[in-house]
RNA sequence: ACUCUGGAGAAACCCAUAAUGGGUGCCGAAGGUGCAAAGUAUCAGCAACACGCGGAUAUGGAAUCUCUCAGGCAAAAGGACAGAGU
Numbered sequence: 001a002c003u004c005u006g007g008a009g010a011a012a013c014c015c016a017u018a019a020u021g022g023g024u025g026c027c028g029a030a031g032g033u034g035c036a037a038a039g040u041a042u043c044a045g046c047a048a049c050a051c052g053c054g055g056a057u058a059u060g061g062a063a064u065c066u067c068u069c070a071g072g073c074a075a076a077a078g079g080a081c082a083g084a085g086u
Stems, first nucleotide, its partner, number of pairs: 001086006011024001013023004025073003031069001032067001034065001039059005045053002
């Protein structure tokens, strides 16, 4: 990577015409946004034979956290993740 299986949440809301568009209310598990600590570098200070100490700045940065951009809110489809097989 492929195949099979399992797989949640949230209005079968209103207007137009079922997909679709608009309006409001919601969900977080396609994808995407944001960052915690460790580590690294620089700066001045303290200590000092040496090892070092705390501070500031930059870098680094994960998620099922976060945002709700995208996507989704009956069924179908999709679906993070998990199991089995190749």
This is a predicted structure of an 86-nucleotide RNA (Glycine riboswitch aptamer) from uncultured Eubacterium sp. The RNAcentral record of the sequence draws on MGnify. Rfam family: Glycine riboswitch aptamer. Rfam links the family to the GO term glycine biosynthetic process. Model confidence (mean pLDDT): 84 of 100. NCBI's taxonomy places the organism under Bacteria, Bacillati, Eubacteriales, Eubacteriaceae, Eubacterium.